This is a predicted structure of a 74-nucleotide RNA (transfer RNA) from a Candidatus Moraniibacteriota bacterium. The source organism's lineage runs through Bacteria, Bacteria candidate phyla and Candidatus Moraniibacteriota. The sequence was found in a public genome assembly. It matches the Rfam family "tRNA". By type it is a transfer RNA.

[in-house]
């Protein structure tokens, strides 16, 4: 220098053919249970969907550019 993949909650990750309110597990907080803890159950908080622009009535999803990380080729 060329190419491929990844980027979504604190962490690990889903998210169908663009659609009405963005999710799971773990973690965190409260409550229940217990003599107390753990476990378990219920509820809750937590998001600039990496950044910017474009297409569209509508973008996490499509297009373009950029950033970071990993890998391949040279």
């Nucleotide at each position: 220098g060329g190419g491929u993949g990844a980027u979504u909650a604190g962490c690990u990750c889903a998210g169908g053919u663009g659609g009405u309110u963005a999710g799971a597990g773990c973690g965190c907080g409260a409550c229940a249970c217990u003599g107390a803890u753990a476990a378990u159950g219920u509820c809750g908080a937590g998001g600039u969907c990496c950044c910017a622009a474009g297409u569209u009535c509508g973008a996490g999803u499509c297009u373009u550019g950029g950033a970071u990380c990993a890998c391949c080729c040279a």